The prediction has a mean pLDDT of 81. This is a predicted structure of a 74-nucleotide RNA (transfer RNA) from an uncultured Eubacteriales bacterium.
């Protein structure tokens, strides 16, 4: 330099196929059970989806540019 992939909650990931409320596990907070811990159960908080722009009634999802990381080639 060229091509491809990844980026979503503190952490690990799904959701993109077919645009239509942003979810799961774990962790965190509160409560209950226990004398306490562990553990189990219930409830709750936490994201404007890497950045920006465009298309659309509507974008995590489609298009373009850029950024970070990974892989392959030269």
């Nucleotide at each position: 330099c060229u091509g491809g992939g990844u980026g979503u909650a503190g952490c690990g990931c799904a959701g993109u196929u077919u645009g239509g409320u942003a979810g799961c596990g774990u962790g965190c907070u509160u409560g209950a059970a226990u004398g306490g811990g562990g553990u189990u159960c219930a409830a709750g908080a936490g994201g404007c989806c890497g950045a920006g722009a465009g298309u659309u009634c509507a974008a995590a999802u489609c298009u373009c540019u850029c950024c970070a990381c990974c892989c392959a080639g030269a």
It matches the Rfam family "tRNA". Rfam describes the family as follows. Transfer RNA (tRNA) molecules are approximately 80 nucleotides in length. Rfam classes the family as a transfer RNA.